[in-house]
The RNA shown here (c-di-GMP-I riboswitch aptamer) has 83 nucleotides and comes from a Halobacteroidaceae bacterium. Of the family's consensus pairs, 95% are formed in the model. The coordinates come from a structure-prediction model, not an experiment, and the mean pLDDT is 79.

RNA sequence: CUCUAGAAAGGGCAAACCUGUUGAAAAGCAGGGACGCAAAGCCUCGAGUCCAGGAUAAAUCCCAGGACUGUCGGGCUGCUGGA
Numbered sequence: 001c002u003c004u005a006g007a008a009a010g011g012g013c014a015a016a017c018c019u020g021u022u023g024a025a026a027a028g029c030a031g032g033g034a035c036g037c038a039a040a041g042c043c044u045c046g047a048g049u050c051c052a053g054g055a056u057a058a059a060u061c062c063c064a065g066g067a068c069u070g071u072c073g074g075g076c077u078g079c080u081g082g083a
Stems, first nucleotide, its partner, number of pairs: 002083005012037002017032006035070001041076003045073003048068004053062003
C1' cells in the first nucleotide's frame, strides 16, 4: 500500500426520556442518561420521510425553502486481526 474479516483486546459514539436553550415548525445545541452501533466518523450526491406554503369537499397534487446521515443507497477517511 492492496485485499479480506469484525471474534477478542484497547477504546469510541450515544436511542428513548428529563432539564435548559434556539426555531413558526420539523428539528438542532448543551448537560444527564444508555436502546443500540464496525464506521452510529465526515459529506444532503440520489431516493425517502417530516415541517412550512398553495390548490382541493376529501383523497391527492404542485413547490422555491428548512430538517432527518441512528431511513436506505453512494463517496472519502479511521481502529484491530489475517493474507